Source information: A computed fold for an 87-nucleotide RNA from a soil metagenome, annotated as Glycine riboswitch aptamer. The sequence is in RNAcentral, with records from MGnify. Model confidence (mean pLDDT): 80 of 100. It matches the Rfam family "Glycine riboswitch aptamer". Gene Ontology term of the family: glycine biosynthetic process. The model forms 89% of the base pairs in the Rfam consensus.
[in-house]
RNA sequence: GUGCAGGAGAGUGCGGGGCCCGCGAUCAGCGGGCGCCGCCGCCGAAGGCGCAACUCCCGAGAACCGCUCAGGCAAAGAGGACUGCAC
Numbered sequence: 001g002u003g004c005a006g007g008a009g010a011g012u013g014c015g016g017g018g019c020c021c022g023c024g025a026u027c028a029g030c031g032g033g034c035g036c037c038g039c040c041g042c043c044g045a046a047g048g049c050g051c052a053a054c055u056c057c058c059g060a061g062a063a064c065c066g067c068u069c070a071g072g073c074a075a076a077g078a079g080g081a082c083u084g085c086a087c
Stems, first nucleotide, its partner, number of pairs: 001087006011040001013039004018034006041073003047069001048067003054061003
């Protein structure tokens, strides 16, 4: 590095349009799905940044510590540091 398995956290938040489906059929409305924008709150284990515990080749490397730019916050899915096995 590759394959398999395991793998957390945090809002189904509020508001505003758009599209589709169903009910209604007069048109208002109701329900569901998808996606967009804005605002606030939050997470941290891809990445990134900061400090430097630590390591040893003494000049470098460097955290699951911090920050949250990115990313993420119902379930599902994706991602996922890290762990185990095999090559």